[in-house]
Molecule: small-subunit ribosomal RNA
Organism: Capsicum pubescens
RNA sequence: AGAGUUUGAUCCUGGCUCAGGAUGAACGUUGGCGGCAUGCUUAACAAAUGCAAGUCGGACGGGAAACAUAAGAAAUGGUGUUUCCAGUGGUGGACGGGUGAGUAGUGCAUAAGAACCUUCCCUUGGGAGAGGAACAAUAGAUGGAAACGACUGCUAAUACCCCAUAGGAUGAGGAGCAAAAUGAGGAAUCCGUCGGAGGAGGGGCUCGCAUAUGAUUAGAUAGUUGGUGAGGCAAUAGCUUACCAAGGCAAUGAUAAGUAGCUGGUUUGAGAGGAUGAUCAGCCACACUGGGACUGAGACAUGACCCAGACUCCUACAGAGGCAGCAAUGGGGAAUUUACUGCAAUGGGUGAAAGCCUGAUGUAGCAACACCGCAUGGAGGUAGAAGACCCACGAGUCAUGAACUUCUUUUCCUGGAGAAGAAGAAAUGAUGGUAUUUAGGUAAUAAGCAUUGGCUAACUCUGUGAUGCCAACCACGGUAAUACAGAGGAUGUAAGCGUUAUCUGGAAUAAUUGGGCGUAAAGCAUCUGUAGGUGGCUUUUUAAGUCCACCAUCAAAUACCAAGGCUCAACCCUGGACAGGCGGUAGAAAAUACCAAGAUGGAGUACGGUAGGGGCAGAGGGAAUUUCCAGUGGAGCAGUCAAAUGCGUCGAGAUCGGAAAGAACACCAACGACGAAAGCACUCUGCUGGGACAACACUGACACUGAGAGAUGAAAGCUAGGGAUGCGAAUGGGAUUAGAUACUCCAGUAGUCCUAGCCGUAAAUGAUGGAUACUAGGAGCUGUGUGUAUCAACCCGUGCAGGGCUGUAGCUAACGCAUUAAGUAUCCUACCUGGGGAGUACGUUCAUAAGAAUGAAACUCAAAGAAAUUGAUGGGGGCCCACACAAGAUGUAGAUCAUGUGGUUUAAUUUGAUGAAAAGCAAAGUACCUUACCAGGUCUUGACAUACCGUGAAUCCUUUUAAAAGAGGGAUGACUUUGGUAAUGCGGACACAGGUGGUGCAUGGCUGUCAUCAGCUCGUACUGUAAGGUGUUGGGUUAAGUCCCACAAUGAGUGAAACCCUCUUAUUUAGUUACCAUUGUUGAGUUUGGAACCCUGAACAGACUACUGGUGAUAAGCCGGAGGAAGGUGAGAAUGGCGUUAAGUCAUCAUGCUCCUUAUGCCCUAGGCGACACACAUGCUACAAUGGCCAGGACAAAGGGUUGUAAUCUCGCAAGGGUGAGAUAACCCCCAAAACCCAUCCUUAGUUCAGAUUACAGGCUACAACUCUCCUACAUAAAUCCGGAAUUGCUAGUAAUCGCCGGUCAUCCAUACAACGGUGAAUUCAUUCCUGGACCUUGUACACACCGCCCAUCAUACUAUGGGAGAUGUCCAUGCCCGAAGUUGUUACCUCAACCGCAAGGAGGGGGAUAUCGAAGAUAGGGCUAGUGACUGGAGUAAAGUCGUAACAAGGUAGCUGUACUAGAACAUAUGGAUG
Repeated sequence: AGAGUUUGAUCCUGGCUCAGGAUGAACGUUGGCGGCAUGCUUAACAAAUGCAAGUCGGACGGGAAACAUAAGAAAUGGUGUUUCCAGUGGUGGACGGGUGAGUAGUGCAUAAGAACCUUCCCUUGGGAGAGGAACAAUAGAUGGAAACGACUGCUAAUACCCCAUAGGAUGAGGAGCAAAAUGAGGAAUCCGUCGGAGGAGGGGCUCGCAUAUGAUUAGAUAGUUGGUGAGGCAAUAGCUUACCAAGGCAAUGAUAAGUAGCUGGUUUGAGAGGAUGAUCAGCCACACUGGGACUGAGACAUGACCCAGACUCCUACAGAGGCAGCAAUGGGGAAUUUACUGCAAUGGGUGAAAGCCUGAUGUAGCAACACCGCAUGGAGGUAGAAGACCCACGAGUCAUGAACUUCUUUUCCUGGAGAAGAAGAAAUGAUGGUAUUUAGGUAAUAAGCAUUGGCUAACUCUGUGAUGCCAACCACGGUAAUACAGAGGAUGUAAGCGUUAUCUGGAAUAAUUGGGCGUAAAGCAUCUGUAGGUGGCUUUUUAAGUCCACCAUCAAAUACCAAGGCUCAACCCUGGACAGGCGGUAGAAAAUACCAAGAUGGAGUACGGUAGGGGCAGAGGGAAUUUCCAGUGGAGCAGUCAAAUGCGUCGAGAUCGGAAAGAACACCAACGACGAAAGCACUCUGCUGGGACAACACUGACACUGAGAGAUGAAAGCUAGGGAUGCGAAUGGGAUUAGAUACUCCAGUAGUCCUAGCCGUAAAUGAUGGAUACUAGGAGCUGUGUGUAUCAACCCGUGCAGGGCUGUAGCUAACGCAUUAAGUAUCCUACCUGGGGAGUACGUUCAUAAGAAUGAAACUCAAAGAAAUUGAUGGGGGCCCACACAAGAUGUAGAUCAUGUGGUUUAAUUUGAUGAAAAGCAAAGUACCUUACCAGGUCUUGACAUACCGUGAAUCCUUUUAAAAGAGGGAUGACUUUGGUAAUGCGGACACAGGUGGUGCAUGGCUGUCAUCAGCUCGUACUGUAAGGUGUUGGGUUAAGUCCCACAAUGAGUGAAACCCUCUUAUUUAGUUACCAUUGUUGAGUUUGGAACCCUGAACAGACUACUGGUGAUAAGCCGGAGGAAGGUGAGAAUGGCGUUAAGUCAUCAUGCUCCUUAUGCCCUAGGCGACACACAUGCUACAAUGGCCAGGACAAAGGGUUGUAAUCUCGCAAGGGUGAGAUAACCCCCAAAACCCAUCCUUAGUUCAGAUUACAGGCUACAACUCUCCUACAUAAAUCCGGAAUUGCUAGUAAUCGCCGGUCAUCCAUACAACGGUGAAUUCAUUCCUGGACCUUGUACACACCGCCCAUCAUACUAUGGGAGAUGUCCAUGCCCGAAGUUGUUACCUCAACCGCAAGGAGGGGGAUAUCGAAGAUAGGGCUAGUGACUGGAGUAAAGUCGUAACAAGGUAGCUGUACUAGAACAUAUGGAUG
């Protein structure tokens, strides 16, 4: 310090997630030691058991025991000492300890203040005189179960009371009020006591500032705010009360609500901040819940009292209790310890003291709960051990790791010694025989956990097969998973490790430091203006803020720095520094602020002319439309892609004339004007608002912004009344359509218009708040000045204001903005913080309503989004090409048949290929074989390969059989170093063979298609943040990214072209089997000669826009011409870029994985691949006269041939049979070419066309011809008379037509395929349209790329949520009732020791009664809130449901938007608006 995740890729915005640190933690797993801290975060739930506050006999009376003494005869008693006990009395139980329920200010923190109290303690100065009356204990008698009492009698005090003195109070006088205590000791003396003054410490009270959330809580308050009198308190005070006044609080957030103890600190962070408030420390509050007082210095009291309530215990119905003290228990919970020990230390209470008490506290125990430290061994050791994993089978890794040798003993075990902490003269140690130390013993007692796809350090194998799992995010898993599970290795950390939870950081993701708002979320629709915030120039004053210096404070601990102590560290200890805050004192005066004065630049006023659809009202106008009246006229009009509904012979439409009505104002018109915005346009008039300019007279900062508030505010809509020409939601018809609640057509209501009111919203937009200042230019426009000039208008300059364009710097994610800023700055204001849920729900306000304004949450996703890029795509555009269309001549689709496919059938009909790019395809030959299929019969190391052992040659013959297998018989080879070897048959055993089994979506190779389309890229450079772009685009041109020119590009590669082959021409050379002449024959290259021709083989030449005219840009090229055998690629083949299609092929072959192994392998026979209602594809033959039949005659090319081709002769009607010359081929044969020519007949018919089908007879091949071949002859003679929608190929030696040959092959289902030649056309205006393609551009919500994406209803399941008749609770306040304890007041009732009084009685006290207040309770109607509820509303989520296709392209009707109406649903329509 960052990283992952939106995309095909990029940049940005923006959320989600991760890596760090922390914890009073918990869970999983593992676990050696020590130190030091910590340990009910939940039920402020309950309350078995024990303990946690007593002490003093030197305050007092009494009792008990022991001992001593000694009286007595003894019982017994006296005295003394010590110890103990209950009671009276004193003091302390208000501290210490616990908890955080309540509390949002009677609290806390900080800083001040005045009207107070204070036991014990310290200092100081004084006093303590004289009396009295009781009550406990106890004794007696007595009630009760108990707790606990009642009565009578006795008694002491430091208990209680009176007097004296001190003291207090008042202006004075008078009257009244009002303290004291002793005890111990032989004594000195000590302790205690009362009043005054002061101190220390503690406490009470008041006040400034600060102290969390929401306005969907806006008004709240009656003792409330103040005053006077009275009361009350330690003290101030509405603290209380009577009267008077009507105040005090609140938008700087009152009141009410929910939540919460506050702080020092802790944690995180660079900091600012955020979160938190365990342990330790300060304060507060509480003590079962609520109320109350008493005592006291102090309480309204945790281990005190009274009352009420709930609960528990005991029960004789009367009582008792309160662990949020320490342990322990139950319960709750993910979760938190021992019913230990000691007062030795520190501290507290009491006492004169010894001492006693102390669950405060000191220690120990339990717990890896946190932090810190240590160990589990060190050194050597390669035979690179065994084993495991992996493997390319060679090796490699675990791994010097183990073993083995040697060393050490922190720990551990055993034995010995043994602390400090204790302050002191001495005694006193719980911890603890602990720490520590010493001797001995053995490597001995001691390593796990998590991870290993990326983030993130660390990889392989096996299993699994979208299953089971994993997962923080992205994501993984569908047969080769580094992501699951296991194993091995590795990495990280270590007595721990990992997970979960929470906080913070990263997150600049709430932004003071430190964000934004044109398009990503975000500028109010616009203006006026209140509070508030901010504010121009000059000179004074003051010192509020500001700055500086000092003082005081901000407890200690913590944190920081420097030393020190435990072996180190954690931990502990000492000192220092710091402490931003608040308060005080003194000072400074530039700027802000305040005071005062002044100026004119900001702002405003007045004067002058001026532009304008600015506003309101009134008047006038013409064009058009519709309707009505009248004329002419006579059949249609209107409407649409096409139609129909509609209007019209009762006269439409058309045309002419007249009349009426309402609405809107053509041209001018503009990137023009005006207005705050909405908005505003015929002309004229009246009234009226604002602006700019000019001149510079006046005021003198009067300014800017603006929460609330107010005003205005398109269209639609609403209320009431008018009006109604046209248009026109709804509605009704007609069409379209699968449907058509739409688009289109015919009608048409509300509305649109006016008047008076409401509504208050729009894409109310520049998607850009207002104001001020500054920052390059250029050319236009509007308004108004001005210079030159002029009679005037132009022209040429210049200023201010406005409204647009272009553009530099700068800014921006980019697009873009750019003096009208989205630049540079200041001030004020509104708003934003992931997408959805949702602008929804609830609540509130407004509105007649429709609705508007304000405005959440649960839940859900990991994205949603902006800009730009490359592709792809469009029922977008431009340009170009192609037998793509068009123009043609043939066809196909109709018929019969052949072949292939689907389907069906079957024991099997083997398999593959399925739009183009499968279907006369694999298959260039299905009777057996082939053959992969089926039935049956056989075999099991196998039909085939390599190795081992034994044995035999192989082979042949016979027999059985459908065949193989099986059985029987006889004979024996080759080489040889004489051992044997090689090949081969049989038998055996073991590795293995074998598979046309699966996966073409695991693959190689090969192939089809886009497409012979012209594209596809690279180096360097430039450019952009980047993806990318430029180059490759543009202007021409080409078949072509072919070439030329221009150009931030310059070069290059590949493809195209060319090179190669065939054909076409010439030359040279060579001439046999070919050719020519001669000879010769019935005829024949037969003979002789030749090398001119044809032809053949080889070599070479030729064509390149080379020449020429025109055109083009002087280019490339194009058009025409000449020459030429050939002319613009001469014709045709082969040749196929980067890639696309998970295209095809595992059945050509090869191959990973997987499956079968007496079978999915191998052999054999027969069958099947040939089936047949039907559908499709490709072809053949035809339908005839441009023809058919018969007879005669002529002309090719290319190819094949010894398992073959076969002449000749001969037989047969023919297929064919017999014979077998010749040729291993320019020699012989196949071989006849056919269309064609000539000539006869047929004459438009299902025919002398056509030939299917069938019958019978033959022939060939073959082991075999039935399923299932081909051919011949005779007979038979079907459909079909030119073919619907639709559609194929073809541009010249082409189409069409005619025959010929070959491969495969025993034969052949070939009408196929691949070649060859003969005859030999028509048409192309052109690129509008169809199809496909190339390039440029544009839109895009697509990128699996339009076979894309995507919306809504309905149906199903689940989830959370709103409403809801209600019913059930909590809490709060109010009214009324009841009214405990208790304080206070009153009291005519009862009663009483101290004082007064001779007495009666009085003073004073107590009890009772009563009054006010008063908790709990009861009741009534409310408020808030929680869960629940039949039913119901929408929402969200979910692999493959239904209906449509609304959006994205012009998305096929541009979409969006406010309003309204309507419809299964997206949606449609109307009206106004913006362009996104």